Description: Small-subunit ribosomal RNA from an uncultured bacterium, 1491 nucleotides, folded computationally. The coordinates come from a structure-prediction model, not an experiment, and the mean pLDDT is 85. Its Rfam family is "Bacterial small subunit ribosomal RNA". Rfam links the family to the GO terms structural constituent of ribosome and ribosome.
[in-house]
RNA sequence: AUUGAACGCUGGCGGCAUGCUUUACACAUGCAAGUCGAACGGCAGCGCGGGGGCAACCCUGGCGGCGAGUGGCGAACGGGUGAGGAAUGCAUCGGAACGUACCUAGCAGUGGGGGAUAACGUCGCUAAAGCGGCGCUAAUACCGCAUAUUCUCUACGGAGGAAAGGGGGGGCUCGUAAGACCUCUCGCUGUUAGAGCGGCCGAUGUCUGAUUAGCUUGUUGGUGAGGUAAUGGCUCACCAAGGCGACGAUCAGUAGCUGGUAUGAGAGUACGACCAGCCACACUGGGACUGAGACACGGCCCAGACACCUACGGGAGGCAGCAGUGGGGAAUUUUGGACAAUGGGGGAAACCCUGAUCCAGCAAUGCCGCGUGCGGGACGAAGGCCUUCGGGUUGUAAACCGCUUUUACCAGGGAAGAAAUAGUGACUACUAAUACUAGUCAUGAAUGACGGUACUUGGGGAAUAAGCACCGGCUAACUACGUGCCAGCAGCCGCGGUAAUACGUAGGGUGCAAGCGUUAAUCGGAAUUACUGGGCGUAAAGGGUGCGCAGGCGGUUCUGUAAGUCAGAUGUGAAAGCCCCGGGCUUAACCUGGGAAGUGCAUCUGAAACUGCAGAUCUAGAGUGUGUCAGAGGGAGGUAGAAUUCCACGUGUAGCAGUGAAAUGCGUAGAUAUGUGGAGGAAUACCGGUGGCGAAGGCGGCCUCCUGGGAUAACACUGACGCUCAUGCACGAAAGCGUGGGGAGCAAACAGGAUUAGAUACCCUGGUAGUCCACGCCCUAAACGAUGUCAACUAGCUGUUGGGGGAAUGAAGUCUCCAAGUAGCGUAGCUAACGCGUGAAGUUGACCGCCUGGGGAGUACGGUCGCAAGAUUAAAACUCAAAGGAAUUGACGGGGACCCGCACAAGCGGUGGAUGAUGUGGAUUAAUUCGAUGCAACGCGAAAAACCUUACCUACCCUUGACAUGUCAGGAAUCCCUAAGAGAUUAGGGAGUGCCGCAAGGAACCUGAACACAGGUGCUGCAUGGCUGUCGUCAGCUCGUGUCGUGAGAUGUUGGGUUAAGUCCCGCAACGAGCGCAACCCUUGUCAUUAGUUGCCACCAUUUAGUUGGGCACUCCAAUGAGACCGCCGGUGACAAACCGGAGGAAGGUGGGGAUGACGUCAAGUCCUCAUGGCCCUUAUGGGUAGGGCUUCACACGUCAUACAAUGGUCGGUACAGAGGGUCGCCAACCCGCGAGGGGGAGCUAAUCUCACAAAGCCGAUCGUAGUCCGGAUUGCAGUCUGCAACUCGACUGCAUGAAGUCGGAAUCGCUAGUAAUCGCGGAUCAGCAUGUCGCGGUGAAUACGUUCCCGGGUCUUGUACACACCGCCCGUCAAACCAUGGGAGCGGGUUUUGCCAGAAGUAGCUAGUCUAACCGCAAGGAGGACGGUUACCACGGUAGGGCUCGUGACUGGGGUUAAGUCGUAACAAGGUAGCCGUAUCGGAAGGUGC
Repeated sequence: AUUGAACGCUGGCGGCAUGCUUUACACAUGCAAGUCGAACGGCAGCGCGGGGGCAACCCUGGCGGCGAGUGGCGAACGGGUGAGGAAUGCAUCGGAACGUACCUAGCAGUGGGGGAUAACGUCGCUAAAGCGGCGCUAAUACCGCAUAUUCUCUACGGAGGAAAGGGGGGGCUCGUAAGACCUCUCGCUGUUAGAGCGGCCGAUGUCUGAUUAGCUUGUUGGUGAGGUAAUGGCUCACCAAGGCGACGAUCAGUAGCUGGUAUGAGAGUACGACCAGCCACACUGGGACUGAGACACGGCCCAGACACCUACGGGAGGCAGCAGUGGGGAAUUUUGGACAAUGGGGGAAACCCUGAUCCAGCAAUGCCGCGUGCGGGACGAAGGCCUUCGGGUUGUAAACCGCUUUUACCAGGGAAGAAAUAGUGACUACUAAUACUAGUCAUGAAUGACGGUACUUGGGGAAUAAGCACCGGCUAACUACGUGCCAGCAGCCGCGGUAAUACGUAGGGUGCAAGCGUUAAUCGGAAUUACUGGGCGUAAAGGGUGCGCAGGCGGUUCUGUAAGUCAGAUGUGAAAGCCCCGGGCUUAACCUGGGAAGUGCAUCUGAAACUGCAGAUCUAGAGUGUGUCAGAGGGAGGUAGAAUUCCACGUGUAGCAGUGAAAUGCGUAGAUAUGUGGAGGAAUACCGGUGGCGAAGGCGGCCUCCUGGGAUAACACUGACGCUCAUGCACGAAAGCGUGGGGAGCAAACAGGAUUAGAUACCCUGGUAGUCCACGCCCUAAACGAUGUCAACUAGCUGUUGGGGGAAUGAAGUCUCCAAGUAGCGUAGCUAACGCGUGAAGUUGACCGCCUGGGGAGUACGGUCGCAAGAUUAAAACUCAAAGGAAUUGACGGGGACCCGCACAAGCGGUGGAUGAUGUGGAUUAAUUCGAUGCAACGCGAAAAACCUUACCUACCCUUGACAUGUCAGGAAUCCCUAAGAGAUUAGGGAGUGCCGCAAGGAACCUGAACACAGGUGCUGCAUGGCUGUCGUCAGCUCGUGUCGUGAGAUGUUGGGUUAAGUCCCGCAACGAGCGCAACCCUUGUCAUUAGUUGCCACCAUUUAGUUGGGCACUCCAAUGAGACCGCCGGUGACAAACCGGAGGAAGGUGGGGAUGACGUCAAGUCCUCAUGGCCCUUAUGGGUAGGGCUUCACACGUCAUACAAUGGUCGGUACAGAGGGUCGCCAACCCGCGAGGGGGAGCUAAUCUCACAAAGCCGAUCGUAGUCCGGAUUGCAGUCUGCAACUCGACUGCAUGAAGUCGGAAUCGCUAGUAAUCGCGGAUCAGCAUGUCGCGGUGAAUACGUUCCCGGGUCUUGUACACACCGCCCGUCAAACCAUGGGAGCGGGUUUUGCCAGAAGUAGCUAGUCUAACCGCAAGGAGGACGGUUACCACGGUAGGGCUCGUGACUGGGGUUAAGUCGUAACAAGGUAGCCGUAUCGGAAGGUGC
């Protein structure tokens, strides 16, 4: 785009079309083929006339006419359907051996006789249908005779063969009349020709399957005969053995064919409704009759199925005609009107008949046209919806005002389609005729189903008239609510798991519109079967290789021919349709006139280039001969040495062998080792090589014989002999099979040992087929260059093999050239890229093979081959939306290279064992609030849970609320007292009138009321902001421009060095830049300057004391500067960057430490810090109070503290810090207490006072290796302090008690220098509570060879089937469900075929049993005919056996699919044994092993 459509929702009008696609299923009822009296005998019924009769009624064919009958014509057309049929069909073009009623034209006739029979009458049978006997009768019915122009046959003499009359009119003549007769007309007979129609034949075209390859006996041809309208095996007899087929016979399936229709740019592809042509069929099968024509839709006979009537004896039937009914189905109309028109049949005609046809009805089924109103109307009503609450949108839409009236409705008028035939008049022809008949012209009554329709006029009034689908992308059109992987949507991708533009609804919008969507179907897009117009190295696809018949294609020159080819002409290509130009309906659809087109076929004429064909020529293709050459080319025979193994003997002694490590195995019965000799089989080290040969597979010691091919050089010869190749033939690794040998080594299977969770494996020890030979099979490989063969052309460079030429040379060597082979680069070009690139995957030609999404499947079935294994040929159902290629970026690897890090190593000290503290899990509980969960949760949020905190639980209370803003009313606020209560709170009493002010008021506070609202540590960190952790202080992450690439992307950023560093240097299609690194900042280490109080004290005084005077040199303090930069020297390096060493220096190579955290990752953490969307609660999930809980405790884990002691404990004495804190505070001196502490009150808002004695250390004493003078848990008693309050549940003190623990398994942590270790001090939090945490200083080590390994990270590279990125992907068995399918004892159906039986009706032949009008015969009888019988053919049917096909089938095989099943781990990385192919074998399975 389209449809004979259907379904859903909706529906105003008209025109034109169309309407059982399914059951060729079955049909009730009506109608669809009759007509002619001018062929005939007649007269049942009707009407008229006549006669009779009182009437009822009867008689009368006389007239109009006419049932039934005889006869003629028609019924073979028209109408329906598409079952069958792949050719007896259709389309196109031709042909010869035919028929033809009616029609036209011509010629010739139409004479004379005969016998019957229906109707009818009568009798009879029967339920009916119907039938019979006897009798009468006519014809245009039937039969002879005559005649025969033409006609048929012929033996050329001849023979044979027709007819029918009817009607109209009428002058002469004849006749009683009828009539004869004449004439016209319609008929009839014979024949010739035509037109139209029909029969037959040929060529070409006409669907699919080769898993249909052979078919055929009347088959193919001939002769003769029969038969037919006619040719012909159409039929028969005889003869011959042919005919068809790979250019697809036969068989099977499917199908009416065509003009055309739909689509498409076309070529094509699909279809064959309506209309038109042809064919076939008429309940199914068979058959003939009649006829011009049928083997006959509304005829006959027979058989069968179905169904109807019946008196059970027997009859009757065929809607695939028009309507209609049932059934089937998703689905398809009225039991209508009329012959008015067009046509058909009959008739002389009038006329009759006509479900053909013309009309109407039903259906939005399609196409076309029209309408459902038009104009105005706002900073824009109401309502709806949304909202950021401002508004927006629906929306000029409505309301309202004005206008119009198509359509619909009502009323009036009102066509065309209908002029022929009739009638009348005139003329012409025929004729004796002004009759009749025919023709022409004029005139011309009547005739309309549709239908009072089309059209038109008037009337009133916006009045009667809008839906459907869609709105995530493709694809035009977005928001809200509901729902919450539910319900649902979906054409593909996909949407839905609590913020859905995708579901449902609403508002809004978009698109079409009396329709709109959906479904089905065809074409297009699809260059996705490629003729136009595709491909095959790796995506699907080159046959394993060659030879070669058919086929296809073919070098050079000439001549001829004309099949192909080209040109012209003629015929045809029906009409309709399409296209163009006109015309008619108001337009259009539609109808109609003309033209063009119809690319085709046939015939004729011409041309001769090219192809073909025929003949001749040539040598450039191909081949032959001659010389030379290389070679693992093939076959046969022989032979050689090394090695393994075995055997014998000698020497010799305890091991050998094997592995990651072992064990099995061999060995004291003497192995291994070693020496000598022997046996046997297999394979040929070195040479040996991207070397050679061969068609491929493949071929390797040496020698001999036989043999194929190739290269090269120069000539000679043949003369296109060529290339390719379906079918075919031959060869064809390994494994495997058969027979017979052989068997050293190796080695599937097998056995044992290991490994392992297991180990039907990898490893080891053995070991059989096999491997070897001969002969015969098999015929497959990742049979690979994943690249068919042949030929031509198109830059080069480098190597190598064999051959040849040339230069120079004495030779070797060297250089150079030619053709042949084999490798590596590379230009143009090609390619998706990778890559290929004169050996093409480039540019062309010839021929063959093959491909068309993945899986199912190279499987099933069938065929062929094979001994088998199996090979070959080769589907479908079903299922998925991918499978695949190349390249890119990542990530990953039990890949590689380089580098770094307390990563390992080297060290020191710990954890893991004990007790305690603390956090977590788990358990418990009314509650044990919540969060954090590998590293990167677990002394974490929490820098302080007795109440509070507090979020949890129980109980008791409050409801505009503990808190905010707004409104109203009242009141200062506030403070004190009493009672009840666990308290919150409740009830009552008392005191009290503030601040600012320009006196109007303002600000703040309290109480009460109602409503907006407050409130929520309720949920969602997977809706978020902010903040944070982590990789990681790792050195990375990017951009602009340029360049390269089809692109993703690359380059830069890689490379060579170097660095802590993408730090720097050099190089480079890159050049620059940004975020990171570094530096800038703080602190610490040195110095200088400035400033000296509360700091300091060298000099001068002074004191118990830097206490005071004095001083500011020093220390210190705190401000500003200096200093370090690989700057200098030497070496290394590339004259670089830099590195190494040295000097100087307080400090040396970022001096130490800190702050500082790139792009990003983890949906990392946090809604319980805060903020915040959405959801939820609102007398409660909010608020208040008391008590309890967060402090529980069989257990497990993390982080710490203290220890286990002598480098120590205890006692005594004694020395030296830093950094901090302090007024609701730090608290001195002094006094009391064993002590915690109490009293006390000086000083201090701090370089002034105070916390505040630092402790390890040092000097002494003691303990003496022990569960201790170690260790301190636990427990008892007695106290102190804080606080409203230490019971649950604080810290500390004293006395007493004195547990585990004697250095800690597997495993694991921290640390590289002022570090680890060890020692104490301080701060925050805080009423009180520190083993935690954050800081401070004191003492103060050991070790680092080094980067193999573990972990993490960086760069480059490689592989990848990963991309949620290895915590990835993924294979097979088993178990479960479902689906389709193969096999299957069989069972059932269809179709086809073979043999036999049977044989209705019918036709043909034969037959004289029965009967018989016409003709012959005087007759008997004959000719002919009918019935009967029989033979042949044959339908239905029966029987036996095949083929094909469909359905079904216990059981069974594999296959496919399916959120979370089982077993393993085969593959992807070196996938942890590289993988894969063929084959054999074994095993739960993936799979393992051998070759």